[in-house]
RNA sequence: CAUUAAGAGUGGUUGAGGGAUCUGGCCCGAUGACACCACGGCAACCGGUUGGCCCGCGAAGCCAAUGACAAGGUGCCAAUUCCAGCCCGGUAAGUCGCCGGGAAAAAUG
Numbered sequence: 001c002a003u004u005a006a007g008a009g010u011g012g013u014u015g016a017g018g019g020a021u022c023u024g025g026c027c028c029g030a031u032g033a034c035a036c037c038a039c040g041g042c043a044a045c046c047g048g049u050u051g052g053c054c055c056g057c058g059a060a061g062c063c064a065a066u067g068a069c070a071a072g073g074u075g076c077c078a079a080u081u082c083c084a085g086c087c088c089g090g091u092a093a094g095u096c097g098c099c100g101g102g103a104a105a106a107a108u109g
Base pairs, nucleotide, nucleotide: 001109002108003107004106009039010038011037012036013035017028018027019026022085023084024083025082040077041076042075045073046072047069048066049065050064051063052062053061081105086102087101088100089099090098091097
């Protein structure tokens, strides 16, 4: 800096917590979660390809496109990043609540 509403699970091992952190909520979990391993898959960030810019030409670099690219490097495969918390707006007499937007934090590249 970009993205985070889509997508993608079986088997084995293990055995009690897990969903990042704190609080609250809500879920998952002895019909075995989480984690680890194997295999499989998703996706398209890197990568590939094509075109353009740059350059005397090329390479490198940069930009764009890519349902009908995916061999390779990451990543991911319950729930929107599970939801909220802080700020703004709408609704409301006001509070709560609900709806929308943003921030913060986090994850990945």
Overview:
A computed fold for a 109-nucleotide RNA from a marine sediment metagenome, annotated as SAM riboswitch aptamer (S box leader). Model confidence (mean pLDDT): 82 of 100.